[in-house]
Context: one part of a larger RNA
């Protein structure tokens, strides 16, 4: 020095990124308990006494001796009830520094954010505000359900049957969820438009059996037309579903505006004018886990507070089930502040175990 313990004057968070560690409380009895509240809770709130051991008097239970009474004489009922065991008091007396003498055994209070709660996670850096939940709402499934797994057979759902099961979102409760269907999505519709295979087959395309025309002739050659079949190919017309189109649909994916003037001080603008949009952000809520300028201004605590607690609103860039805003209980959650404590600290000292250096 280290590691695991112990004490410590005065001071008592001045330490720190933050009371991290320690510390303080602690068990039963007994008075006593607030603000909220879903009325259950909150609570062991908070806060205060009491606790040993010996007498004496009481006592509450539990066992049941002996006696006695009674009959239907029984392993009967019944009454009184000594002993013991023990429980709670109330007097009084004793010992120590200390009486749940050792060990074990809540610190507490106010305030804000989150997430209603008990639960689950990232085996092995993260337990959370995440993820789940019970409700909620939206869809899709009528039974050989949808949904899923398989190449099939088959399973699962479900030996169910819409008060049922798949999906998706939101996530107790309470008070409530504005406007936008124009984009994408689904869903519903069939008149028009587009349009595949497919049918159809107007026509074209090559060959050329013949015929014409030239030039040589006995033979033949070169050119022009050109039936049928063959090939190569094919227009109009028929012709679903999907898209175009027509409506619905936001607790479907989402979206929810800008400039310019105006009141008898100033300042602001209830009000006007104008552009564009599907519609222009309603209720609440606000420097928030959201605010960047920003330690925002102004109040509150603090001698002094970038954090906290109230408030303003100029919301860079909150906002209504990607849920708004509350909320009582409840959290090894995050955040401030106290009051009790204390080597965290001023600031170190000591004291008890072990490591440490050499070699194996």
């Nucleotide at each position: 020095u280290c590691u695991a313990g112990g004490u410590a004057a005065a001071g008592g968070a001045a330490c720190u990124a933050g009371g991290c560690a320690a510390a303080u409380u602690g068990g039963c009895c007994c008075c006593g308990u607030a603000a909220c509240u879903u009325a259950g809770g909150g609570a062991g709130a908070a806060g205060g006494g009491g606790u040993g051991c010996c007498u004496u008097u009481u006592u509450a239970a539990g066992u049941g001796a002996a006696a006695c009474u009674a009959u239907u004489u029984a392993c009967u009922a019944g009454u009184u009830g000594a002993g013991c065991u023990a429980u709670a008091a109330a007097a009084g007396g004793u010992c120590g520094c200390a009486g749940u003498g050792a060990a074990a055994a809540g610190g507490c209070g106010c305030g804000a954010g989150c997430g209603a709660c008990u639960g689950u996670u990232u085996a092995g850096c993260a337990a959370a505000a995440a993820c789940a939940c019970a409700g909620g709402u939206c869809u899709c499934u009528g039974c050989u359900a949808a949904g899923u797994c398989g190449u099939a057979a088959g399973a699962c759902g479900a030996a169910a049957u819409a008060u049922a099961g798949g999906g998706a979102c939101u996530g107790a409760c309470a008070c409530c969820u504005g406007c936008c269907c124009g984009g994408u999505g689904c869903c519903g519709g069939a008149a028009g438009g587009u349009u595949a295979a497919a049918u159809g087959g107007a026509g074209a395309u090559g060959u050329u059996a013949u015929c014409u025309u030239g030039c040589u002739u006995u033979a033949g050659c070169a050119a022009g037309a050109g039936a049928a079949g063959c090939u190569u190919u094919g227009a109009a017309a028929u012709g679903a579903a999907g898209c175009c189109c027509c409506g619905g649909u936001a607790a479907a994916c989402g979206g929810c505006g800008g400039c310019c003037g105006u009141a008898a001080c100033u300042a602001u603008a209830a009000c006007g004018g104008u552009c564009c949009u599907a519609a222009g952000g309603u209720a609440g809520c606000g420097a928030a886990a959201u605010u960047c300028c920003u330690u925002g201004u102004c109040g509150g605590g603090u001698a002094a507070g970038u954090u906290c607690c109230g408030a303003c609103c100029u919301g860079c860039a909150c906002g209504a089930a990607u849920g708004g805003u509350g909320u009582a209980a409840c959290g090894a959650c995050u955040u401030g502040c106290g009051c009790a404590c204390u080597g965290u600290c001023u600031c170190u000292a000591c004291c008890u175990a072990g490591a440490g250096c050499u070699c194996a």